[in-house]
Context: one part of a larger RNA
C1' cells in the first nucleotide's frame, strides 16, 4: 500500500414545540398492594401533579354594575378576566443536565515502583609495561672569622615529563532502512593521581545528586515510570456510513479580554394564522435634497493691470518738487475647492392613482446555517490617480453553476444542465486549412506582416476635409544675367574693408542690389544668398489647421516565440454597409417522470374520508429546513424447506433509486413474504483500528 472485519448524534432525566391516541372542565395515577403468567399481564391505589381565575411584598380582596395593585380618590396607570381546553400517552424535532457524534493534548492530582543505567557518598578489594628528569636530606671534599656558595657521591620527592594497559573522546573520514538507537577507522588528551576499577551499601520525584552542562535519576527529564482521579479539559484539526423529492443561504451590523470564538438582528427552511387600501413591477402625478455638473454672490485660495490711503528708499544743502520699491484698500480681467455655493440635474428614496400580477407582503410558532469572502464594472477614500494591494458604496458573477466563447484560464462575454432523441431555429463568438460555417457582396483605409505589445517626443508616409499667400499683368523649381555708388560708415583695433566687437543703419543710381543672411582672408580678395531682368509655361506652387490609416521612438536571458498553428497584402488585416450561414445541455420539436396550482375539483361514499383524468406552470445547488423510501440485525402474527433452506456462482428481467424477481449450477440444513414493533441499523478516507497478503 491493496483486501477483509470493526469504527462516530446514543440513553437517561426534566422542559418547549409538532403530529397522533385516550377521556374532557377535567385529565392522570406514584410508590406499595391483590391475582396470574414463560416473558408479561390484569385490578386496587387519589397521596401529589397540572387545568378549571386573577391582582398583590403581604394581610388580603376577588371577575360587566369588570377584578386587582398603587393611590385620599369612583382619578390616571400596571397586571388579568369578560371572549375558558387542558391533560396523559405514544412518537418526532430541540433545548438543559450527564463523557453527550466519535478519535486526539501540552499539562494537573493522588498512591505506588524505580539508584542492576548514569551522579554523589560509605565500606571493602583490585590495577597502573618500559623509559626520563633528578627536590629536600645526609654524606666526602673545597670553601667561609663563621656562615652561605661550590664540586662530587648517596638518595629518590612530584596533581613533574615521554609513552603501553586503563581511563578519555580532540579533529577527520565513514557510517546515516549503520555493525551499532552513537559504532568503526586514522588521530589527540591523561596515564602516582582531584587517577581508573570489581563487589556490597546508602540517597528520588517538586524529592535527590550534580568541580553547575538544567547535567543525570533504567534508550525517558525545565520535574522519572506505573496505576488511579480520567471519557481531564479543547472556542483547535481530522474524521462521521443507504437513495430519491421540494426549497435555498451567509461570509453583513450591534456588542463581546472579542477578531480564526461567542449573544441578539439580517439573510433560508417548516408550520399555522390572516385577504386586503397586502406586497412587487411599470407608467404617470406630487413632494424633500444640495450630490454630478457648474458658478464665484459667502468663505478662503489664486494670476495680472489701472486708482490708491499709508510705509520707505535715492536724487536734492534745506524746502519744494521728482524717481523706485512695498502696499490696507478698491475696481477690471483670469483661476480653483471633501470640510465654500448665487445655482443645480439624472438616479435613487417618500407618498398617490391607474394598469399588469396574486400572497411573492405581514405576523406568531419550530428548525438552521452564515458572521474568513474573491474578481469584474462604475462613484469615492488610503496608497504613489502603484500592486491579483487595501477600505467603504452600488450592480453583476464565482462562491453554491454544469454547458458555448476567450487557444489554455473560480470571479470576463452568452447562457441557467428534470430525463430521452443519429430532429429544427438561435445567442456570444465565428465562416481560407487545422474546425462546424463565405476564399460571399459593395464602397473605402493601410504597405507597416501594421494587423498579431507600449509613452512622452520626432518626421516632406499616405488618405479626406477647410483656412490663407503667390500665380497666363507668367507664379514655385530650374537655367542664364545683374547684385551697384557715396564707402574702407563712425568707433574700435596692430589690422576691422558688409561679415571679432560697440554705435547707427542712411542717401544716390536703379529693373534689382541688406552700410549685408552665409561661407571665406591675417586683413583685403574670392564664392553664394536676399532682392531683379530673362527662358520655360503650370485648374500649378507654398503654409497653416483638423481628421483616417500606418513609421521611428521599441533592449532578457535554452529556440521562431508578443496571432492557438499553418499562412494571408484590392487580404484570411482595418473602417462603414448588406445578405446568407455555422454556433450552447439556450429556445423549438416529439415522448416520458416528479412537484405545484386549478382543487374542499369530477368521481365513489351514509359519514369520515378517499380521489382520478386534464391543462396551467415549476424542478443547476454547497451550508442547510422539509418531505417519501430503500436495505440490514432481532421480535410478534402467518408461511416454506432434504421433491433440496441460507450463502455462494453464472445469467435473464423489473423499479427514478436505494434495491428487488426469476431461472440453472453449487452447498446441505436451516430461512422468509406481508401487516406491525425494536435497533450494537448503511463506510472511502478520521497519518483510524485488528487480521491477512
Nucleotide at each position: 500500500g491493496c483486501c477483509g472485519g470493526c469504527g462516530a448524534g446514543u440513553u437517561a432525566u426534566u422542559g418547549a414545540c409538532u403530529g397522533u391516541a385516550g377521556c374532557a372542565a377535567g385529565g392522570u395515577u406514584a410508590a406499595u398492594c391483590c391475582g396470574u403468567u414463560a416473558a408479561g399481564c390484569g385490578g386496587a391505589g387519589a397521596a401529589g401533579c397540572c387545568g378549571c381565575a386573577g391582582c398583590g411584598a403581604a394581610a388580603g380582596c376577588g371577575a360587566g354594575u369588570g377584578g386587582u395593585c398603587u393611590g385620599a380618590a369612583u382619578a390616571g396607570g400596571g397586571c388579568c378576566c369578560a371572549u375558558u381546553a387542558g391533560u396523559u400517552g405514544c412518537a418526532g424535532u430541540u433545548a438543559a443536565u450527564a463523557g453527550a457524534c466519535c478519535c486526539g493534548a501540552a499539562a494537573c492530582u493522588g498512591a505506588g515502583c524505580g539508584a542492576u543505567c548514569a551522579a554523589c557518598c560509605c565500606a571493602u578489594g583490585a590495577c597502573c609495561a618500559g623509559g626520563g628528569u633528578g627536590a629536600g636530606u645526609u654524606u666526602g671534599c673545597u670553601g667561609u672569622a663563621a656562615a652561605a656558595a661550590g664540586c662530587g657521591a648517596a638518595g629518590g620527592a612530584g596533581g613533574c615529563c615521554c609513552g603501553a594497559a586503563c581511563c578519555u573522546g580532540u579533529g577527520a573520514u565513514u557510517g546515516u532502512u549503520g555493525c551499532a538507537a552513537a559504532a568503526a577507522u586514522c588521530u589527540u588528551g591523561g596515564a602516582u593521581g582531584a587517577g581508573u576499577u570489581g563487589u556490597g551499601g546508602g540517597u528520588a520525584g517538586g524529592a535527590g545528586u550534580g568541580a553547575a552542562a538544567g547535567g543525570c535519576u533504567a534508550a525517558u527529564c525545565a520535574a522519572g515510570c506505573u496505576c488511579a482521579g480520567u471519557u481531564a479539559u479543547u472556542g483547535c484539526u481530522g474524521g462521521u456510513u443507504c437513495u430519491c423529492c421540494c426549497c435555498g443561504a451567509a461570509a453583513u451590523g450591534a456588542c463581546u479580554u472579542u477578531a480564526g470564538g461567542g449573544u441578539c438582528a439580517g439573510c433560508c427552511u417548516c408550520a399555522c394564522u390572516a385577504u386586503a387600501u397586502a406586497g412587487a413591477a411599470u407608467a404617470c402625478c406630487g413632494g424633500g435634497g444640495g450630490u454630478a455638473g457648474a458658478g464665484c454672490a459667502c468663505u478662503g485660495a489664486u494670476a495680472g493691470g489701472g486708482c490708491a490711503a499709508g510705509g520707505u528708499u535715492c536724487c536734492g544743502u534745506a524746502a519744494a518738487g521728482g524717481a523706485g520699491c512695498u502696499g490696507c484698500g478698491u475696481u477690471c480681467u483670469u483661476u480653483c475647492a471633501a470640510a465654500c455655493u448665487c445655482c443645480g440635474a439624472a438616479u435613487a428614496c417618500c407618498g398617490g392613482u391607474a394598469u399588469u400580477u396574486g400572497u411573492u407582503c405581514a405576523g406568531u410558532g419550530g428548525g438552521a446555517g452564515u458572521g474568513a469572502g474573491a474578481c469584474u464594472g462604475u462613484g469615492g477614500g488610503g496608497g504613489a490617480u502603484a500592486a491579483g494591494c487595501u477600505c467603504c458604496a452600488u450592480a453583476g458573477u464565482c462562491a453554491a453553476a454544469a454547458g458555448g466563447g476567450a487557444u489554455u484560464c473560480a470571479g470576463c462575454c452568452c447562457a441557467g444542465a428534470c430525463c430521452a432523441u443519429c430532429a429544427g431555429c438561435u445567442a456570444a463568438g465565428g465562416c481560407c486549412c487545422c474546425u462546424u460555417a463565405g476564399u460571399c457582396c459593395a464602397g473605402g483605409c493601410u504597405a507597416a506582416g501594421u494587423g498579431u505589445u507600449a509613452a512622452a517626443g520626432g518626421a516632406u508616409g499616405u488618405c479626406g476635409a477647410g483656412u490663407u499667400a503667390c500665380a497666363g499683368a507668367g507664379a514655385c523649381a530650374a537655367c542664364c544675367a545683374g547684385g551697384a555708388g557715396g564707402u574702407u560708415g563712425g568707433c574700435u583695433u596692430a589690422g576691422a574693408a558688409g561679415c571679432a566687437g560697440c554705435c547707427a543703419c542712411c542717401c544716390u543710381u536703379u529693373a534689382a542690389a541688406g552700410a549685408u543672411a552665409g561661407c571665406g582672408u591675417a586683413a583685403c580678395a574670392g564664392c553664394u544668398c536676399a532682392c531683379u531682368g530673362g527662358u520655360c509655361g503650370a485648374c500649378g506652387u507654398g503654409a497653416u489647421u483638423c481628421u483616417g490609416c500606418g513609421c521611428c521612438g521599441a533592449c532578457a536571458a535554452u529556440u521562431u516565440a508578443a496571432c492557438g498553428g499553418g499562412g494571408c497584402u484590392c487580404a484570411a488585416g482595418c473602417c462603414u454597409g448588406g445578405c446568407g450561414c455555422c454556433g450552447a445541455a439556450g429556445c423549438u420539436a416529439u415522448g416520458g417522470c416528479u412537484u405545484g396550482u386549478c382543487a374542499u375539483u369530477a368521481g365513489c361514499g351514509a359519514a369520515a374520508g378517499c380521489g382520478a383524468a386534464g391543462a396551467c406552470a415549476a424542478g443547476g445547488g454547497u451550508a442547510g429546513g422539509g418531505g417519501a423510501g430503500c436495505a440490514u440485525u432481532c421480535c410478534c402474527u402467518g408461511g416454506c424447506a432434504a421433491u433440496g433452506a441460507a450463502g455462494c456462482u453464472c445469467g435473464u428481467c423489473u423499479g427514478u433509486a436505494a434495491a428487488g424477481a426469476c431461472g440453472g449450477g453449487u452447498g446441505c440444513a436451516g430461512c422468509c413474504a406481508a401487516g406491525g414493533g425494536a435497533a450494537g441499523a448503511g463506510a472511502g478516507a478520521a497519518u483510524g483500528u485488528c487480521g491477512g497478503c
This is a predicted structure of a 693-nucleotide part of an RNA (large-subunit ribosomal RNA, domain II) from a bacterium.
Its mean pLDDT, the model's own confidence on a scale to 100, is 84.
The RNAcentral record of the full RNA draws on ENA.
Its Rfam family is "Bacterial large subunit ribosomal RNA".